[in-house]
Molecule: c-di-GMP-I riboswitch aptamer
Organism: soil metagenome
């Protein structure tokens, strides 16, 4: 120095995110989604039903750097 979780507002289909609150931990808990892993499933694609309609499944174009590795950039001795 940063700021977890709960809460409260928005933002999203959701994971989540951004602000405020607040401190749970970090010597880089800076920054980056390149590899790798989790998360979610708006959309698609099979499948199933008792019309309206609805379940199940699979699947990232999402997402998570405070899950790992790497890149970059930086502090102390």
């Nucleotide at each position: 120095g940063c700021a977890a979780a709960c809460c409260c507002g928005c933002c999203g289909a959701a994971a989540g995110g951004c602000g405020g609150c607040g401190a749970c931990g970090c010597a880089g808990a800076g920054c980056c989604a390149c590899g790798g892993g989790g998360c979610u499933a708006c959309g698609g694609c099979a499948g199933g039903a008792u019309c309206c309609u609805c379940c199940u499944g699979c699947u990232a174009c999402g997402u998570u750097c405070g899950c790992c590795g790497g890149g970059c950039c930086g502090c102390c001795a």